Context: one part of a larger RNA
């Protein structure tokens, strides 16, 4: 191991794609593998259950019946599942007409700010703090004006807004490119759902090689604070942060809520579309997304509530007391850091 569970108690895989597998729409015919029925054979005895007997009773024991839940063969049934054949259009998809978007990749461009450089004006301070000091400045700083250079990030718009499978995506333009929504119904005709493996994507930090380096800033140095101060505060500052190519593969990768389909009161915002009405402002209906509130129901409570944590079905992942421990060992992946898989003794 049955079972019961997985928002917060242990438990949803970080996300996708998809192989095997599991599951799968409507109507018809066929065949009869599963299924069901009948019959026959077999299913040793003991045991077990029941009835009736034998030891004075019982244990024990004898006889008979049942049981032996199964298997095989034959004949039959045809509702359901599977199968075969030929159909259907509602699921799914293709084509068509519209629509929105920080979805992705590459190239180019822009302004503000910051720092640095050059020159002008100008003079003794600047900076920083709770207060200071380190630091910078008469070799002319800070302030201010003009010019130049560089790198990184894109104020306002900006929204409870949008897009993406997730990670994530925000100045502007162009090129290439993925997905989504609405409408109409032309076409295909179940082509579907899920998905162990596998493969791909995957914030930040980190690693390799080569560039780049303005600001910020682990480490580090100094100044303070303090009993001390390996910190908080200040002055500096190197990796890194950025780009290209590759690696790593983790996270409070969170909605702490796997995916799909169907059903089950409403109200109110917001984004994209469509239809009707209206001169218009707009209103109503409807589809898709995204919020808030709330009923039934659910829930240990908190709360969830048509974006379910409600009611059901299908498939996957996962949990099974705390510590030991996400450790050891082994395997495997990685340049390394380490990742994945993942115990036990012992102890409470």
């Nucleotide at each position: 191991u049955u079972g019961g569970g997985c928002g917060u108690a242990a438990a949803g895989g970080g996300c996708g794609u998809g192989u095997a597998g599991g599951c799968g729409g409507g109507a018809a015919a066929g065949a009869c593998a599963g299924u069901c029925g009948u019959a026959u054979g077999u299913g040793a005895a003991a045991c077990c259950u029941g009835a009736c007997g034998g030891c004075u009773c019982a244990a024990c024991u004898g006889u008979c019946a049942g049981c032996c839940u199964g298997c095989a063969u034959a004949c039959g049934a045809a509702a359901c599942u599977a199968c075969u054949u030929a159909c259907c259009u509602u699921g799914a998809g293709u084509a068509c007409g519209g629509g929105a978007g920080a979805g992705g990749a590459g190239a180019g461009c822009g302004g503000a700010a910051u720092u640095c450089c050059u020159g002008g004006u100008g003079u003794a301070g600047c900076g920083g703090u709770g207060g200071a000091a380190u630091g910078c400045g008469u070799a002319g700083a800070u302030a201010u004006c003009a010019g130049g250079a560089a790198g990184a990030a894109c104020a306002c718009c900006g929204g409870a807004g949008g897009c993406g499978a997730a990670g994530g995506c925000g100045g502007c333009u162009c090129u290439c490119u993925g997905g989504c929504c609405c409408g109409a119904a032309a076409c295909u005709g179940a082509c579907g759902c899920u998905g162990a493996a596998g493969c791909g994507c995957g914030a930040a930090a980190g690693c390799u090689a080569g560039g780049g380096g303005a600001g910020c800033a682990a480490a580090c140095a100094g100044g303070a604070u303090u009993a001390g101060a390996c910190a908080c505060c200040c002055u500096g500052g190197u990796a890194g942060u950025c780009c290209u190519a590759g690696c790593u593969g983790u996270a409070a990768a969170c909605g702490a809520u796997g995916g799909g389909c169907a059903c089950u009161a409403g109200g109110u915002g917001u984004a994209g579309g469509u239809a009707u009405c209206g001169c218009g402002a707009g209103a109503u209906a409807u589809c898709u997304g995204u919020g808030c509130c709330g009923g039934a129901g659910c829930a240990a409570a908190c709360g969830c509530a048509u974006u379910a944590a409600g009611u059901g079905c299908c498939c996957c992942g996962c949990c099974u007391g705390g510590g030991g421990a996400g450790u050891a060992c082994g395997g495997u992946c990685g340049c390394a850091a380490g990742g994945c898989u993942g115990a036990a003794a012992c102890u409470c």
Molecule: small-subunit ribosomal RNA, central domain
Organism: metagenome